[in-house]
RNA sequence: CUCCCAGUAGCUCAAUUGGAUAGAGUAGCGGACUUCUAAUCCGCAGGUUGCAGGUUCGAGUCCUGCCUGGGAGG
Numbered sequence: 001c002u003c004c005c006a007g008u009a010g011c012u013c014a015a016u017u018g019g020a021u022a023g024a025g026u027a028g029c030g031g032a033c034u035u036c037u038a039a040u041c042c043g044c045a046g047g048u049u050g051c052a053g054g055u056u057c058g059a060g061u062c063c064u065g066c067c068u069g070g071g072a073g074g
Stems, first nucleotide, its partner, number of pairs: 001073007010026004019057001028044005050066005
């Protein structure tokens, strides 16, 4: 320098052919249960979908550039 893959909640990950209000587990907070704690159960909260543009009635998804990490080649 070129090419490929990945980037979504604090963490690990889903999200179908572009179409529902972007979900789950875990962690956090509150409650129930318990003598107390743990476990279990219920609820709540938590998101600039890496950044900036573009296409579209509609983008996490498609296109362009950039950033970060990993890999391959020279």
This is a predicted structure of a 74-nucleotide RNA (transfer RNA) from a Patescibacteria group bacterium. The sequence was found in a public genome assembly. Taxonomically the source falls in Bacteria candidate phyla (Bacteria). Rfam family: tRNA. Rfam classes the family as a transfer RNA. The prediction has a mean pLDDT of 80.